[in-house]
Context: one part of a larger RNA
RNA sequence: CGUAGGAAAUUUGAGAGGAGCUGUCCUUAGUACGAGAGGACCGGGAUGGACAUACCGCUGGUGUACCAGUUGUCGAGCCUUCGGCACCGCUGGGUAGCUAUGUAUGGAAGGGAUAAGCGCUGAAAGCAUCUAAGUGCGAAGCCCCCCUCAAGAUGAGAUUUCCGAUGCGCAAGCAGUAAGACACCUUAAAGACGAUGAGGUAGAUAGGCUAGGAGUGGAAGUACAGUGAUGUAUGGAGCGGACUAGUACUAAUCAGUCGAGCA
Numbered sequence: 001c002g003u004a005g006g007a008a009a010u011u012u013g014a015g016a017g018g019a020g021c022u023g024u025c026c027u028u029a030g031u032a033c034g035a036g037a038g039g040a041c042c043g044g045g046a047u048g049g050a051c052a053u054a055c056c057g058c059u060g061g062u063g064u065a066c067c068a069g070u071u072g073u074c075g076a077g078c079c080u081u082c083g084g085c086a087c088c089g090c091u092g093g094g095u096a097g098c099u100a101u102g103u104a105u106g107g108a109a110g111g112g113a114u115a116a117g118c119g120c121u122g123a124a125a126g127c128a129u130c131u132a133a134g135u136g137c138g139a140a141g142c143c144c145c146c147c148u149c150a151a152g153a154u155g156a157g158a159u160u161u162c163c164g165a166u167g168c169g170c171a172a173g174c175a176g177u178a179a180g181a182c183a184c185c186u187u188a189a190a191g192a193c194g195a196u197g198a199g200g201u202a203g204a205u206a207g208g209c210u211a212g213g214a215g216u217g218g219a220a221g222u223a224c225a226g227u228g229a230u231g232u233a234u235g236g237a238g239c240g241g242a243c244u245a246g247u248a249c250u251a252a253u254c255a256g257u258c259g260a261g262c263a
Stems, first nucleotide, its partner, number of pairs: 001152001005163007015149004021049007033038001051106005059100004066093005071086006110144003117137004166175003180258003184200005205251003208247005215239002221234005
């Protein structure tokens, strides 16, 4: 821009893409078969490998604004306690998120038409013949079925709901609006930027605060014990990024732009 008014939502599916793998064991059954040795078809069940998709409850990894320990040095006047730098200084753990080696799921079953092949009926050719007319079965393959995208499918589809006959103008058209949208702002489950989603005071969108939680692992101060290093008590203490709630304290203010009147 188009889809002959303007919007919001839900969809159909022409078409396109994906997937499509396979082992072992048990049973049927030591049956059919076979002198024996051996040893099935068909059917039923179990469990794996590789691959794929999703997820983070479990097991782990990572986790540079979480917690603790600790070395050297510098600083906050000193002690104590903290802070900076040294690969995050090093070490031990670790929330959210992201993840695999973790977990779950999938290939199936079914239908249709067939290939090789096997048939039925059956002439040409009194017989025979699956084929010439007719007709049946038959594969991991083909078309459906399963998953994803999909109406620019210009052949532009369908359904539901909302807004509608305003003003000026002879007309062409212009203008202000409606439903709605944008812009701006707070943002994350989204993200390179656009986009998408949640919100904008009639508000829990983000931050803060409060409460809780994961985590860390017993804070500082004080008291006591010990000559002291240190230990114990106060006290599952203190701290606590992303987690869960609550709460308008802060910021989403006020203003603004576009957008139908229908060949």